This is a predicted structure of a 686-nucleotide part of an RNA (large-subunit ribosomal RNA, domain II) from a Bacteroidales bacterium. Lineage of the source: Bacteria > Pseudomonadati > Bacteroidota > Bacteroidia > Bacteroidales. The RNAcentral record of the full RNA draws on ENA. Model confidence (mean pLDDT): 84 of 100.
Context: one part of a larger RNA
RNA sequence: GCCUACGAGUUACUUCUCACUAGCAAGGUUAACCCUGUAGACGGGGGGAGCCGAAGCGAAAGCGAGUCUGAAUAGGGCGUUAAGUUAGUGGGAGUAGACGCGAAACUUUGUGAUCUACCCAUGGCCAGGUUGAAAUCUCGGUAACACGAGAUGGAGGACCGAACUAGUAGACGUUGAAAAGUCUUUGGAUGAGCUGUGGGUAGGGGUGAAAGGCUAAUCAAACUGAGAAAUAGCUCGUACUCCCCGAAAUGCCUUUAGGGGCAGCCUCAUGGUGAGUAUCGCAGAGGUAGAGCUACUGAUUGGGCUAGAGGGCUUCACCGCCUAUCAAACCCAGACAAACUCCGAAUGCUGCGAUAUAUACAUGGGAGUGAGCCGCCGGGUGCUAACGUCCGGUGACAAAAGGGAAACAACCCAGACCAUCAGCUAAGGUCCCCAAAUAAAUGCUAAGUUGUCCUAACGAAGUGCGAUUGCUUUGACAGCUAGGAUGUUGGCUUGGAAGCAGCCAUGCAUUUAAAGAGUGCGUAACAGCUCACUAGUCGAGCGAUUGUGCGUGGAUAAUAAUCGGGCAUGAAGCAUUUUACCGAAGCUAUGGUUCCGAUUUCGGUCGGAAGGUAGGGGAGCAUUCCAGUCUGCGCCGAAGGUGUGGCGUGAGCCAUGCUGGAGUGGCUGGAAAAGAAGAUGUAGGC
Numbered sequence: 001g002c003c004u005a006c007g008a009g010u011u012a013c014u015u016c017u018c019a020c021u022a023g024c025a026a027g028g029u030u031a032a033c034c035c036u037g038u039a040g041a042c043g044g045g046g047g048g049a050g051c052c053g054a055a056g057c058g059a060a061a062g063c064g065a066g067u068c069u070g071a072a073u074a075g076g077g078c079g080u081u082a083a084g085u086u087a088g089u090g091g092g093a094g095u096a097g098a099c100g101c102g103a104a105a106c107u108u109u110g111u112g113a114u115c116u117a118c119c120c121a122u123g124g125c126c127a128g129g130u131u132g133a134a135a136u137c138u139c140g141g142u143a144a145c146a147c148g149a150g151a152u153g154g155a156g157g158a159c160c161g162a163a164c165u166a167g168u169a170g171a172c173g174u175u176g177a178a179a180a181g182u183c184u185u186u187g188g189a190u191g192a193g194c195u196g197u198g199g200g201u202a203g204g205g206g207u208g209a210a211a212g213g214c215u216a217a218u219c220a221a222a223c224u225g226a227g228a229a230a231u232a233g234c235u236c237g238u239a240c241u242c243c244c245c246g247a248a249a250u251g252c253c254u255u256u257a258g259g260g261g262c263a264g265c266c267u268c269a270u271g272g273u274g275a276g277u278a279u280c281g282c283a284g285a286g287g288u289a290g291a292g293c294u295a296c297u298g299a300u301u302g303g304g305c306u307a308g309a310g311g312g313c314u315u316c317a318c319c320g321c322c323u324a325u326c327a328a329a330c331c332c333a334g335a336c337a338a339a340c341u342c343c344g345a346a347u348g349c350u351g352c353g354a355u356a357u358a359u360a361c362a363u364g365g366g367a368g369u370g371a372g373c374c375g376c377c378g379g380g381u382g383c384u385a386a387c388g389u390c391c392g393g394u395g396a397c398a399a400a401a402g403g404g405a406a407a408c409a410a411c412c413c414a415g416a417c418c419a420u421c422a423g424c425u426a427a428g429g430u431c432c433c434c435a436a437a438u439a440a441a442u443g444c445u446a447a448g449u450u451g452u453c454c455u456a457a458c459g460a461a462g463u464g465c466g467a468u469u470g471c472u473u474u475g476a477c478a479g480c481u482a483g484g485a486u487g488u489u490g491g492c493u494u495g496g497a498a499g500c501a502g503c504c505a506u507g508c509a510u511u512u513a514a515a516g517a518g519u520g521c522g523u524a525a526c527a528g529c530u531c532a533c534u535a536g537u538c539g540a541g542c543g544a545u546u547g548u549g550c551g552u553g554g555a556u557a558a559u560a561a562u563c564g565g566g567c568a569u570g571a572a573g574c575a576u577u578u579u580a581c582c583g584a585a586g587c588u589a590u591g592g593u594u595c596c597g598a599u600u601u602c603g604g605u606c607g608g609a610a611g612g613u614a615g616g617g618g619a620g621c622a623u624u625c626c627a628g629u630c631u632g633c634g635c636c637g638a639a640g641g642u643g644u645g646g647c648g649u650g651a652g653c654c655a656u657g658c659u660g661g662a663g664u665g666g667c668u669g670g671a672a673a674a675g676a677a678g679a680u681g682u683a684g685g686c
Base pairs, nucleotide, nucleotide: 001686002685003684004683005682006681011096012095013094015093016092017091018090019089020088021087022086023085024084027052028051029050033046034045035044036043037042056063057062066078067077068076069075099237100236102234106227107226108225110223111222117201118200119199120198121197122196123195124194125193126191128160129159130158131156135152136151137150138149139148140147164188165187166186169184170183171182172181203219205215206214207213240620241619242618243617244616245615250263251262252261253260254259264369265368266366267365268364269363270362271361276357277356278355279354280353281352282351283350284349290343291341292340297337298336301333302332303331304330306327308326309325310323311322312321313320372397374395375394376393377392378391379390380389381388402413403412404411417592418591419590420589422588423587424586428582429581430580431566432565433564437579439578440577441576442575443574444573450568458553459552462550463549464548465547466546467545468544469543470542471541479537480536481535482534483533485510486509487508490504491503492502516531520529521528593610594609595608596607597606598605599604621675623672624671625670626669627668628667629666630665632664633663640659641658642657643656644655645654646653647652
């Protein structure tokens, strides 16, 4: 893991409540017990104790359809104006283990020191080798000691190292040979040593050279029985079918936040009623979006004007003057605000009416939910960060399958009753994978841009289309040929300054087709090259600014690459336009099922509906037993097993072959140890 069996809302009550059914009814009903009949879990009769109801209000006296409060003949509270009761069945609640399994723990009775910790008593063990303390003796030495040397001697939690004991490091082992080992290596090895036997200390206790260690493979409180089915707002599991409806993840409160109570939202029954909802019209309240501010409050840029302050000048002092310093108020122009408003929508909200539709509400029974999440819109918070967080509106998912988005709860389309080898469409698509256009028209793109999930500031004679403006057959722009001069080396400055270091300038004048007191390179300074400008040649467009489309660089991620892939360039890319077609469980067609409503001649007909988790409601199937019945079936073959065929929406049922070898079924009712795939479920088997 699989198979088989077992395995979870049960039962009780001097209980409560609601629905249905039945009896009686202003009444209803007996309990124990007694008598009696009968095959019986049974029936008949008695038994009125007691209980519920028929009147309430008040703390009470008490009063009474009223009463209490109160001074009140006021107001208000609770009543009166609706029938109960007994039994059965079912839904729910309470008390009990109360749907099942599950703690860690707590209390208490006992059992343990054959493991291990420490202690007591009594025994045992430690190969071999090394070192050489005190002391003693002899000699030397001293006044005597001291001291020195040599022998003898044999001390030590001394040294090396077996047994023994420990367990340092590594490897192996890790469903092991072993629930702690093996191998190599290592510490101690006359000591606080190791060890045998017997004994002692016991659970909030022991023992501990102390690690919360050990106390029988169990220790921050052992093990065993009992209280005990402890408790578990927690986790897991909770068993047949079909049909109808169908949520919530919110508010308030909570020693409350993953639990509850009340409300909200779902369902079922009953009720009176037409309240509900949508659209349109009319009438309203309002201060949001926007906008505005010389309409306030506040904030704010530039300019003007001008108090005040600062600075400067002046003065004995008072005055006075100036100011590209700061600046109130005022003026002009610009512009900001959730806690500004002279203004001011849309939507939403309220009322009335019309039309359409069929909800809405109340009472009662039963719930579940009270972790939500994503997209878009309006906001707060955060970084106008987050698959962030907190609100409001809305749609999805949750509880929704189908088509599209390659794949993809939430995006786009669209809500699956069943069947069909029929049709039309939505989103999205139509070269191939892959159903349908290698469709049509006009442009753009050359980057494989498209086509990394997305991409910026900034850069660029990429290219298309516009706008404005200048030059141009009296010849433009570009190229080529030629000129580009003179006063003069302008003046100043300077060592020098000659167009070209720098300063000044009337930026001069002359000759000219034209030529600057010079655009750049260059020289120490000149020289030289060149430009502006002019002529010739050539022969038709050439510049400048700006808007916009598509492209380009900017462009970086970890295992080769890739738009889903192949691939695609007058596209199979992009933009605009057009016509076809494909495309879903959508819609239609044909047939069928169930439910609801209406109608009915009771046969039916018509209209509508049928996704669904938690959950509510309805109708059924199967299993075991019991009662009645079929004077059921059965060795001429029951149940069970295993095939085949058929019926039913389904749970399931029926027939029959083989097997099996003795019981068992249909119908009407009743009663339950009444349905398994799950619980790291229990037992057995494989």